[in-house]
RNA sequence: GGGCUCGUAGAUCAGCGGUAGAUCACUCGCUUUGCAAGCGAGGGGCCGCGGGUUCAAAUCCCGCCGAGUCCA
Numbered sequence: 001g002g003g004c005u006c007g008u009a010g011a012u013c014a015g016c017g018g019u020a021g022a023u024c025a026c027u028c029g030c031u032u033u034g035c036a037a038g039c040g041a042g043g044g045g046c047c048g049c050g051g052g053u054u055c056a057a058a059u060c061c062c063g064c065c066g067a068g069u070c071c072a
Base pairs, nucleotide, nucleotide: 001071002070003069004068005067006066007065010024011023012022013021018055026042027041028040029039030038048064049063050062051061052060
């Protein structure tokens, strides 16, 4: 330098055109003498950045940045 894959909540990941979800973690409540476990509820993300297409974009297209991997 080039090819491919990826970037979404604190963490690990789903969602592949139509108001963004799960699990764990965190907070509160119930339960306990107390802790853990269990049960219930809640907070938290303008989807890496900028543009384009579309009535509508996390999703499609282009550029850039970053990570992984392969080739040279």

The prediction has a mean pLDDT of 82. A computed fold for a 72-nucleotide RNA from a Thermoplasmatota archaeon, annotated as transfer RNA. Its Rfam family is "tRNA". By type it is a transfer RNA. The sequence is in RNAcentral, with records from ENA. The organism belongs to Thermoplasmatota, within Archaea.